Transfer RNA from an Acidobacteriota bacterium, 76 nucleotides, folded computationally. Its Rfam family is "tRNA". The family's RNA type in Rfam is transfer RNA. Taxonomically the source falls in Acidobacteriota (Bacteria, Pseudomonadati). Its mean pLDDT, the model's own confidence on a scale to 100, is 81.
RNA sequence: GGCCCUGUAGCUCAGUGGAUAGAGCGACAGCCUCCGGAGCUGUAGGUCGUAGGUUCGAUCCCUACCAGGGUCACCA
Numbered sequence: 001g002g003c004c005c006u007g008u009a010g011c012u013c014a015g016u017g018g019a020u021a022g023a024g025c026g027a028c029a030g031c032c033u034c035c036g037g038a039g040c041u042g043u044a045g046g047u048c049g050u051a052g053g054u055u056c057g058a059u060c061c062c063u064a065c066c067a068g069g070g071u072c073a074c075c076a
Stems, first nucleotide, its partner, number of pairs: 001072007010025004018056001027043005049065005
C1' cells in the first nucleotide's frame, strides 16, 4: 500500500428501512437480612465512530474519512 471484517449504554452483544433504540452483566436507590452476600423491585446511563448522499422516512442502504483487527504484497 491492496483486500476483507468490526465500530450501538461503563463491559459483552441484539436490533438491519417505519415514529420516541433494547437485553444481560455492572452502577445507584429501595425492599429483604443482625450485617453482608444472594434474591426481588425500581432508576440513571446512547450525538448508534465522523461527515456527506439516497429516501416521505436511515442504527439499517451508498460514498469518503477515522479507529481497531485479519490477510496478502512491498521494502529492509